[in-house]
A computed fold for a 177-nucleotide RNA from Exobacillus caeni, annotated as Lysine riboswitch aptamer. NCBI's taxonomy places the organism under Bacteria, Bacillati, Bacillota, Guptibacillaceae, Exobacillus.
Formats: sequence, C1' cells, structure tokens
RNA sequence: AAUGGGGAUAGAGGCGCAAAGAGAAAAAGUAAAAUAUUGGAGCUUAAUGGAAAGCGAUGAAAAUAUUUGAAAGGUCAAUUUGCCGAAGCGAUCAUGGAAUCCAUUCUAUGGUUGCUGGGCUGUUGCCGAACAGGCAGCAGACUGUCACCGAAAUAGCGGUGGAGUGCUAAACCAACU
Repeated sequence: AAUGGGGAUAGAGGCGCAAAGAGAAAAAGUAAAAUAUUGGAGCUUAAUGGAAAGCGAUGAAAAUAUUUGAAAGGUCAAUUUGCCGAAGCGAUCAUGGAAUCCAUUCUAUGGUUGCUGGGCUGUUGCCGAACAGGCAGCAGACUGUCACCGAAAUAGCGGUGGAGUGCUAAACCAACU
C1' cells in the first nucleotide's frame, strides 16, 4: 500500500419525511336546545355489555312543524422548527386516559422486536360526513444507491438484480505485511 473486521462522525436521494401553524373551506342548517302537535312507557350516565344511581302518566322513547343553532377529529395553508429509518405499519410489555364502577374495546406515551430505499399513479380493503385525506396489500412506470454483464473509454449509456442492518467520504482501533 492492498484486502478484510469493529464502533462512532459527516453527508446524499426530492412534489423528500415529521411537528407546529395566522388564516380558510367543509363538517352543517347537521348535533343540540325551545315551543306546539302526534304518541303512550320507557329513557339517561360521551365506544359496547353489565351493575349502580337518576329521570319519567305533572307524559319517556320516537315522529312532524317552527325558531335558534354549534363543535371535535380529519383537510388546505403563508411561515417556522427538527431531520434523511427521516418516518409509517404490525406484534408484545409497562403506564396513563376514555365524565360512577367492572369487563371488553379504543387511544396516548415509552421499551423490545419484525417489515418497508423513496415519492407518484391506478386498484382492493379499512377509517372517515366526504367525491377530501390517512393506513395496509397488489400492480405500473419513474427516481436514488450498490453489484454483475455489455458497449464505450475521466464524470456519461444500456440490461438484469439486491436492499437503508444499505451507500458515499475522511479518519480511529485491531489484525496482517
């Protein structure tokens, strides 16, 4: 010097990822409330079931008409911040929450672990008020990266394939010479 091993550091992929967000659309003339009529015994406690408690013939549930009339989650967004397993999803464990309690279920945070390089388009399923959007599966071309092959001959081209536990860069440690 080369080859190979180890832990960290700095970077790249672009409609790149995530968070907050003035403001906006929609949710919606919906939920709910009041009045009147019909009705005639159930109803409520913010996901379901049960318990317990409460309301109800001084009229429950439900329906019609009139009047008043929201909000949350989700979306777009000037702008800002953190980043490149960014992030998302699945499983499991722990803790907290879901308007009195129990069980189920859902949800938030964190640990462990598995999958996905990335965005886009289409389609199927789920969530959602939604034709918005999100998540997952499948397919398609595109793109970045590396390997192999081919042509070419400094960077560029074509084909096939792999995966981020990857790739690039300069160092450190150890081994060998």